[in-house]
């Protein structure tokens, strides 16, 4: 770097450095940010996966390896099925919203 599988509406702080944007790309929104963001380091914490212990049908504990500690993966975009509203003879159309399935991304484990 690629592939496969699984998971994501819960959870979780502070200090130091640094000094301007940031929240994965693109577009639109919304939010965070000189009352110092993003990022790096340290300590602490959380407990998703692996691991360990107990248990033996399905959980608890631990925190060793990764990971994580603003906002649902911040939301939407592609597609399917609805609901409501507007206009209307009706259909097409537009707006709001609910529930699925994809795509993409992230993390873990396995593997090439």
């Nucleotide at each position: 770097c690629g592939c496969u599988u699984a998971u994501g509406g819960a959870g979780a702080a502070a200090g130091a450095c640094g000094g301007a944007g940031g929240g994965a790309u693109u577009a639109g929104a919304c939010c965070c940010u000189g009352c110092g963001a993003u990022g790096u380091c340290u300590u602490a914490g959380c407990a998703a996966c692996c691991u360990g212990u107990u248990a033996c049908u399905u959980a608890a504990c631990a925190a060793g390896g990764u990971g994580c500690u603003a906002c649902a993966u911040u939301c939407u975009a592609c597609u399917c099925a609805g609901a409501c509203c507007a206009a209307u003879u009706g259909a097409a159309u537009g707006g709001u919203u609910u529930g699925g399935g994809a795509c993409a991304g992230a993390u873990a484990a396995g593997u090439g």
A computed fold for a 112-nucleotide RNA from Mucilaginibacter sp., annotated as SAM riboswitch aptamer (S box leader). The sequence was found by an Rfam model in a public genome assembly. The organism belongs to Mucilaginibacter, within Bacteria. The coordinates come from a structure-prediction model, not an experiment, and the mean pLDDT is 79.